[in-house]
């Protein structure tokens, strides 16, 4: 040099579903828009945008997207269980340690 472990530091990805009686309750989940600031409205709600949080992912990557208003089961529906799928996409550097391994010097 490299490859590996283990900490820690800094950075990134990503969603927000169904049901009632839609500002309010309820189910499922790690999460089911949590504060703030605009914006939209008759007025109010993630109704729509930003940032930030709070969870869940970063290539051993099914977090999350596409195909897909997709298929068969089942549910009141979502949620589940299966296909789709060895599909196609999808965000990772450093310091220092611990360990092997290569090369290069020195002895013998």
């Nucleotide at each position: 040099c490299a490859u590996c472990u283990u900490u820690c530091c800094c950075c990134g990805g990503g969603g927000a579903g169904c049901c009632a009686g839609c500002u309010u309750g309820g189910c499922u989940g790690a999460g089911a828009g949590g504060u703030a600031u605009g914006g939209g409205u008759a007025a109010g709600c993630g109704c729509c945008a930003u940032a930030c949080g709070a969870c869940c992912c970063g290539c051993u990557g099914a977090a999350c997207c596409u195909g897909a208003u997709g298929c068969c089961g089942u549910u009141a529906a979502c949620a589940c269980g299966g296909c789709c799928g060895u599909a196609g996409g999808g965000a990772g550097g450093g310091c220092a340690c611990c360990a092997u391994g290569a090369a290069c010097g020195c002895a013998c």
Record summary
A computed fold for a 108-nucleotide RNA from an uncultured Sphingomonadales bacterium, annotated as TPP riboswitch aptamer (THI element). Model confidence (mean pLDDT): 80 of 100. It matches the Rfam family "TPP riboswitch aptamer (THI element)". Rfam's curators write: Vitamin B(1) in its active form thiamin pyrophosphate (TPP) is an essential coenzyme that is synthesised by coupling of pyrimidine and thiazole moieties in bacteria. The previously detected thiamin-regulatory element, thi box was extended, resulting in a new, highly conserved RNA secondary structure, the THI element, which is widely distributed in eubacteria and also occurs in some archaea. Analysis of operon structures identified a large number of new candidate thiamin-regulated genes, mostly transporters, in various prokaryotic organisms. The THI element is a riboswitch that directly binds to TPP to regulate gene expression through a variety of mechanisms in archaea, bacteria and eukaryotes. through a variety of mechanisms in archaea, bacteria and eukaryotes. Tandem TPP riboswitches have been reported where both TPP riboswitches respond independently to TPP. The structure of TPP riboswitch has been reported for Escherichia coli and Arabidopsis thaliana.